RNA sequence: UCAUCCAGAGCAGCUGAAGGACUGGCCUAAUGACGCUGCGGCAACCUCCUAUAGGAACGGUGCCAAUUCCAGCAGGAUUUUUACCUGACAGAUGA
Numbered sequence: 001u002c003a004u005c006c007a008g009a010g011c012a013g014c015u016g017a018a019g020g021a022c023u024g025g026c027c028u029a030a031u032g033a034c035g036c037u038g039c040g041g042c043a044a045c046c047u048c049c050u051a052u053a054g055g056a057a058c059g060g061u062g063c064c065a066a067u068u069c070c071a072g073c074a075g076g077a078u079u080u081u082u083a084c085c086u087g088a089c090a091g092a093u094g095a
Base pairs, nucleotide, nucleotide: 001095002094003093004092005091010039011038012037013036014035018028019027020026022072023071024070025069040064041063042062044061045060046059047056048055049054068090073087074086075085076084
């Protein structure tokens, strides 16, 4: 810089109190969250087959709570208000 982000994916062991990027919510968490390790799985991108669909999972990264958990800036929609819609900013992943 470009593309994608409403789907998908566990069980043990070791640790031990925070964690979900940030802020505000709201969630997860001693019925051990988060993190690390082992095996397992998913299939986002690269890779392979193929027709742009779709499929494979041997390989390279990645991922395996909640729509990137929601909002955060702007616009639209709405009688008011709220729900809602679109785009951006920011974040994550791949090339």

Predicted 3D model of a 95-nucleotide RNA (SAM riboswitch aptamer (S box leader)) from uncultured Megasphaera sp. RNAcentral holds the sequence, with entries from MGnify. Its mean pLDDT, the model's own confidence on a scale to 100, is 80. Rfam family: SAM riboswitch aptamer (S box leader). Rfam's curators write: The SAM riboswitch is found upstream of a number of genes which code for proteins involved in methionine or cysteine biosynthesis in Gram-positive bacteria. Its family is annotated with regulation of gene expression in the Gene Ontology.